[in-house]
A computed fold for an 86-nucleotide RNA from Solirubrobacter deserti, annotated as ZMP/ZTP riboswitch aptamer (pfl RNA motif). Taxonomically the source falls in Solirubrobacter (Bacteria, Actinomycetota, Thermoleophilia, Solirubrobacterales). It was read from a public genome assembly, where an Rfam model found it. The coordinates come from a structure-prediction model, not an experiment, and the mean pLDDT is 76.

RNA sequence: GACGCGCGUCGUGACUGGCGCCUCGGGUGGAACUGACCACCGGGAAGCGGCGCGCCCCUGAGCCGCCGCGCGCCUGGGCAUCGAAU
Repeated sequence: GACGCGCGUCGUGACUGGCGCCUCGGGUGGAACUGACCACCGGGAAGCGGCGCGCCCCUGAGCCGCCGCGCGCCUGGGCAUCGAAU
């Protein structure tokens, strides 16, 4: 110095479904249950990147995951991690 970790900040941001219960805790329009979607609006959001500060071989952290509108049952995704291929 780099990598890594933590915090802050800025940017970006996938994914945000169906039914039921209910103290009615997304809305509108259109489909669908052989399904669990499409568009817009409101709300949420892991992660990724830049910058700043701090730590950095050891304290210890981490590990049996994380993300979406009250709960339950489902459906389908995204991200991180690990491995392989190109």